[in-house]
Molecule: THF (Tetrahydrofolate) riboswitch aptamer
Organism: Variimorphobacter saccharofermentans
RNA sequence: AGCAGAGUAGGACCAUGUGCGUUAAGUGCCGGAUGAACAGGGAGUUGUCAACCGGACGAAAAGGAAACUUGCGGUAUAUGGUUCGCAUCCCGCUGCU
Numbered sequence: 001a002g003c004a005g006a007g008u009a010g011g012a013c014c015a016u017g018u019g020c021g022u023u024a025a026g027u028g029c030c031g032g033a034u035g036a037a038c039a040g041g042g043a044g045u046u047g048u049c050a051a052c053c054g055g056a057c058g059a060a061a062a063g064g065a066a067a068c069u070u071g072c073g074g075u076a077u078a079u080g081g082u083u084c085g086c087a088u089c090c091c092g093c094u095g096c097u
Base pairs, nucleotide, nucleotide: 001097002096003095004094005093010084011083012082013081014080015079016078017077018076019075020073021072022071029055030054031053032052034050035049036048040091041090042089043088061070062069063068
């Protein structure tokens, strides 16, 4: 010097547990403005995430005297598993030449 490679946050799916809603919140969609994170170091988007404001849309209940049970929801969360995984740029690390 050239070539190859590793590794994060996080995302998706599955299983189990515990909740919430079923008197409709949540999830998902559109717009606004704010903030945060992005491999060991630096930079970093038109990408990602979070809460906020506004808007449109919108549902599965059944049984039981009751406790509650069984369902349902693009529901929340914890643990485990599988899988994908820095937009990009510079440097570093590992291997080979």